[in-house]
RNA sequence: GCCCCCGUAGUUCAAUGGAUAGAACAAGAGGCUUCUAAUCUCUCAAUGUAGGUUCGAUUCCUGCCGGGGGCA
Numbered sequence: 001g002c003c004c005c006c007g008u009a010g011u012u013c014a015a016u017g018g019a020u021a022g023a024a025c026a027a028g029a030g031g032c033u034u035c036u037a038a039u040c041u042c043u044c045a046a047u048g049u050a051g052g053u054u055c056g057a058u059u060c061c062u063g064c065c066g067g068g069g070g071c072a
Stems, first nucleotide, its partner, number of pairs: 001071007010025004018055001027043005048064005
């Protein structure tokens, strides 16, 4: 330099054009307990970025950024 894949809560993953973007673990609060642990309930929290297509984009297209792999 060329080609391919990936980027979503703090973490690991779903959602393959539609509805309020979900789950588990983690964190916080509360219940239970003499206290802790365990357990139950609730809460907080995310689409890498800028455009485009579309009535509608996490999803499709393009540029950029970041990560990984292959060839040279």